[in-house]
């Protein structure tokens, strides 16, 4: 320089006028002043959790999530640092439970065969079977031997082909031809034994039978968790109105899939009325700085800060200057001048955290990797 | 706000031990008919909302995103 990777931050600034909303303060004819007024996602509503409520949130079935190890946490499906495989020349990304020898269960089409499987080509002349030729013995025929041909029956998982997937790899020796069939060596399973480390898991030595295929984001074991609903949860006040029918202590509801325990007197359905304040509702697992611990997320100690809250829903818009990006003209051009832009992302709080995931012009920092060139 | 459903052919739906994409209407042509329409027979056409992952293989199974509907005072 140039290509990449990984983490953080910022999300155009300044003023000047008019607007909106929460809070206080002064007026108390409706204004005046001061302050404070979106986000890294407020978003999707995928997860955890806090908060209310169902009497306590009890047991059991089923269901539903999660899933290497260790560690943060209020929990987590999130983070952190580690192991292992897999892609990457590499910084670094992605993935994880039962290494599918507990079981059942898939596999289409193509193929001979698709699970402890199989003979389409092809190999194969050792077997039985035909043929042929010579020998035993002068000749025929039969039988013996010899040699030869021939893939009918049989052998054969070496090669070919088919498939995503065809029962370890080389190499030697064996054999008619071949084949873990024997052997060696390297893979990979299982089991035993040491060594390091909390453990995952690496490493080392034996043994053991030749070797066990894929799927669990299919069913299932195993393990941890989980109780249901959701601020339109729940609570108070105020106004209003009209009442019928049905079921309930031989138990309606509460109760959610079920079933047990427990509570226990009102529940459903129809018809009437009402469209209103108020709390929950913003001080919190809280921002910021600094010290400790700890490789890190993360704890902790100390100091400082109050930091939006409506209930048709505020948090805008206009004018200048100034950065930036683009477009146009012109200098004789890594760049400067001048004029323009109905040009500056993605979006917008609604109980409130903590995460994940998703959109997003641009632009800044920092660590790392790799290639070229130069000293 | 807070919860649930679904998204296959032009239109209404269906489809489970993952391998096929279908029905009905609606298009085209024939036959009937003076001629439409019904009916009857034959035929095309394209389509599982998108973008990843598990698998050999995904409309289906896991995750994300787009839409569209329904509840709830």
């Nucleotide at each position: 320089g140039g290509a990449g990777u990984c983490g953080g931050c910022c999300a155009g600034g300044c003023g000047a006028c008019c607007g909106c909303g929460g809070c206080g303060g002064g007026a108390u004819g409706a204004c005046c002043c001061g302050u404070c007024g979106a986000g890294g996602a407020a978003a999707g509503u995928c997860c955890g959790g806090a908060c209310u409520c169902c009497g306590c949130a009890g047991g059991g079935c089923a269901g539903g999530a999660c899933g290497c190890u260790g560690g943060g946490u209020a929990a987590c499906g999130c983070c952190c640092a580690g192991g292992c495989g897999c892609g990457g020349u590499g910084a670094c990304g992605c993935g994880c439970g039962g290494c599918a020898c507990a079981g059942u269960g898939c596999a289409a089409c193509a193929g001979a065969g698709a699970g402890c499987a199989g003979a389409c080509c092809g190999c194969c002349a050792g077997g039985g079977g035909c043929c042929c030729g010579c020998g035993c013995a002068a000749c025929a025929u039969g039988g013996c031997g010899c040699g030869g041909g021939u893939a009918c029956c049989g052998g054969u998982a070496a090669g070919g082909g088919u498939g995503a997937a065809a029962g370890g790899g080389u190499g030697c020796g064996g054999u008619a031809a071949g084949a873990g069939c024997g052997c060696a060596c390297c893979g990979g399973c299982a089991c035993c034994g040491g060594u390091g480390g909390u453990g995952a898991c690496a490493c080392c030595g034996g043994u053991g039978g030749c070797c066990a295929g894929g799927u669990a984001a299919a069913c299932c074991c195993c393990g941890u968790c989980c109780g249901g609903a959701g601020c339109a949860a729940g609570g108070c006040c105020a106004a209003g109105c009209a009442g019928g029918u049905g079921c309930g202590a031989u138990g309606a509801g509460g109760u959610g899939g079920c079933c047990c325990g427990c509570c226990g007197a009102g529940c459903a359905c129809c018809g009437g009325g009402u469209a209103g304040g108020c709390c929950g509702c913003a001080c919190g697992a809280g921002g910021c700085c600094g010290g400790c611990g700890g490789c890190a997320a993360c704890g902790u100690c100390g100091g400082u800060c109050c930091c939006a809250g409506a209930c048709a829903g505020a948090u805008g818009g206009u004018c200048g200057c100034c950065g930036c990006u683009c477009c146009c003209g012109g200098c004789a051009u890594c760049g400067c001048c001048g004029g323009g832009a109905c040009g500056c992302a993605c979006a917008g709080a609604a109980u409130c955290c903590g995460g994940c995931u998703u959109a997003c012009c641009g632009g800044c920092c920092g660590g790392c990797u790799c290639c070229c060139u130069c000293c | 706000g807070c919860c649930g459903g679904g998204u296959u052919a032009g239109c209404u739906c269906a489809g489970u031990u993952g391998g096929c994409a279908g029905a009905g209407c609606a298009c085209u042509c024939g036959u009937c008919u003076u001629g439409u329409a019904a009916a009857c027979g034959a035929g095309a056409g394209c389509g599982c909302g998108c973008c990843g992952g598990u698998u050999c293989g995904a409309u289906u199974c896991c995750g994300g995103c787009a839409c569209c509907c329904g509840g709830c005072u």